[in-house]
């Protein structure tokens, strides 16, 4: 960079010991224990494999990523409106391919 998806899904223990939710701003989580390592588990099904009734389904072995809160909301232009609320959508990110 390029392509696809991003309102579903899925936590417990140990060490740790104060910060985490990308940036900002807003809201939340968090000593009833934050990152962050570890170990068991789940979850999803991109990509290899494999199976089949094969432009599809499937399995979950493998390589990845996931296991608060819609990517938590917003951000840029547009639509509406008295004002909020609220649709669309550009951008940015986050994953897997290549």
């Nucleotide at each position: 960079c390029u392509u696809a998806u991003c309102u579903a899904g899925a936590g417990a223990g140990g060490c740790g010991g104060a910060g985490g939710g990308a940036c900002u701003g807003g809201c939340c989580c968090u000593u009833u224990g934050a990152a962050g390592c570890c170990u068991c588990g789940g979850c999803a099904g991109c990509g290899g494999a494999c199976u089949a009734u094969a432009u599809u389904a499937g399995u979950a072995c493998u390589g990845u990523g996931c296991c608060a809160a819609u990517u938590c909301c917003a951000g840029u232009a547009g639509c509406a409106u008295g004002a909020a609320a609220g649709c669309u959508u550009a951008g940015a990110g986050a994953u897997a391919a290549g």
Molecule: SAM riboswitch aptamer (S box leader)
Organism: Oceanobacillus jeddahensis